[in-house]
About this RNA:
A computed fold for a 371-nucleotide RNA from a Balneolaceae bacterium, annotated as Bacterial RNase P class A. The sequence is in RNAcentral, with records from ENA. Its Rfam family is "Bacterial RNase P class A". By type it is a ribozyme. Rfam's curators write: Ribonuclease P (RNase P) is a ubiquitous endoribonuclease, found in archaea, bacteria and eukarya as well as chloroplasts and mitochondria. The coordinates come from a structure-prediction model, not an experiment, and the mean pLDDT is 77. The gene name in the source record is rnpB.
RNA sequence: AGAUGUUUCCGGGCAGCCGCUUCCCGAUAAGUCGGGAGGAGGAAAGUCCGAACACCAACGAACACCAUGCUUCCUAACGGGAAGGGGUACCGGUCUCAAGGCCGGUACGACAGCCAGUGCCACAGAAAACAGACUGCCACGCCGUUGGCGUGGUAACGGUGAAAAGGUGAGGUAAGAGCUCACCGGCCACGCAGUGAUGCAUGGCGCACGGCAAACCUCAUGGGGUGCAAGUUCACGCAGAUUGUGUGCCGUUCGUCACUAUACAAUCGGGUGGAACGCUCAGAUCUCUGCAGUGAUGCACGAGGCCAGAUAAAUGGCUGCCGUCCCGAUCCCUCGGGAUACAGAAUUCGGCUUAUAGGAAACAUCUAUCU
Numbered sequence: 001a002g003a004u005g006u007u008u009c010c011g012g013g014c015a016g017c018c019g020c021u022u023c024c025c026g027a028u029a030a031g032u033c034g035g036g037a038g039g040a041g042g043a044a045a046g047u048c049c050g051a052a053c054a055c056c057a058a059c060g061a062a063c064a065c066c067a068u069g070c071u072u073c074c075u076a077a078c079g080g081g082a083a084g085g086g087g088u089a090c091c092g093g094u095c096u097c098a099a100g101g102c103c104g105g106u107a108c109g110a111c112a113g114c115c116a117g118u119g120c121c122a123c124a125g126a127a128a129a130c131a132g133a134c135u136g137c138c139a140c141g142c143c144g145u146u147g148g149c150g151u152g153g154u155a156a157c158g159g160u161g162a163a164a165a166g167g168u169g170a171g172g173u174a175a176g177a178g179c180u181c182a183c184c185g186g187c188c189a190c191g192c193a194g195u196g197a198u199g200c201a202u203g204g205c206g207c208a209c210g211g212c213a214a215a216c217c218u219c220a221u222g223g224g225g226u227g228c229a230a231g232u233u234c235a236c237g238c239a240g241a242u243u244g245u246g247u248g249c250c251g252u253u254c255g256u257c258a259c260u261a262u263a264c265a266a267u268c269g270g271g272u273g274g275a276a277c278g279c280u281c282a283g284a285u286c287u288c289u290g291c292a293g294u295g296a297u298g299c300a301c302g303a304g305g306c307c308a309g310a311u312a313a314a315u316g317g318c319u320g321c322c323g324u325c326c327c328g329a330u331c332c333c334u335c336g337g338g339a340u341a342c343a344g345a346a347u348u349c350g351g352c353u354u355a356u357a358g359g360a361a362a363c364a365u366c367u368a369u370c371u
Base pairs, nucleotide, nucleotide: 001367002366003365004364005363006362007361008360009359010358012322013321014320015319016318017317018316020039021038022037023036024035025034026033027032041342045353046352048351049350050349051348052347053227054226055225056224058256059255060254061253062252063251065223066222067221068220069219070084071083072082073081074080085111087108088107089106090105091104092103093102094101095100112218113217117216118215119212120211121210134158136154137153138152139151140150141149142148143147166184167183168182169181170180171179185207186205187204188203189202191200192199193198231277232276233275234274240268241267242266243265244264245263246259247258248257285305286304287303288302289300290299291298292297323340324339325338326337327336328335329334
């Protein structure tokens, strides 16, 4: 300097004119006017998770149903976050005859259990899990010869497939095979390190009967429902009738407890649909500083702040100059033209996911050059 990747931040500015709206102050009989302080995001989107809050009078247990799934920590909680462990893939280096191992970097979502049971693996293939002999290889016999048939042995080489009875090397064999040995892999036991997932070392065993659990299932942990169109209060207005019976937060059962015919539930019918609150962000709150921690984050009677509340839905329009980017011209200065992203609060907060013109910063790896 270039390339690749990860993370974070910004995402228009200034001025003038006109317009809308919340709160405060003042004026006006009213209408309305004047002044001051404010007014849409990093995702406001999706509505995928979790909660605060509200109501259903509540509470407990079991079953059903649903969700999550490596370890530890953070958090109000989460299917979220941080740091680790294992595995797979790629890149670089290194040890080895080889298989394979070790170190570093990057990426990853689905990472509890297949010896508890059941089920599925199309087609192809000889055979798809209590799973094998298609091409072959070897021995013997017969025919009769560039070969064929039969019997027996075999699964190393090859084929089919997503997947085919662990791998490399050596020995051995009629030919082969964990058949034997060494190493790697696997399983078991014990010891050490670690909070733990796990890792390392030693020893033993020829050890394989595959894959799929976002298949049914098993195990562990957790879970009431509905949602601001939740709800609270006030005003206005009407008209109740029929049927049933104990009722009580998604289902079933049991228990405690509460209410109960002026009750509860269902069906049909009538009236109303207006106002205020909820509704602003006093909060699991924001900014700064210090301390602790690898970090997420926590602590501090430390300092400072409160920054939209609309209700058919305000938060804007025009003009000028500038900023940034692209194209063209120019020796340079500079000039001309074009573009300026995704997008808009509706109870609030913590996450996840998706969209995004352009700009800035930090870190990591690789390549080239120079010192």
The organism belongs to Balneolaceae, within Bacteria.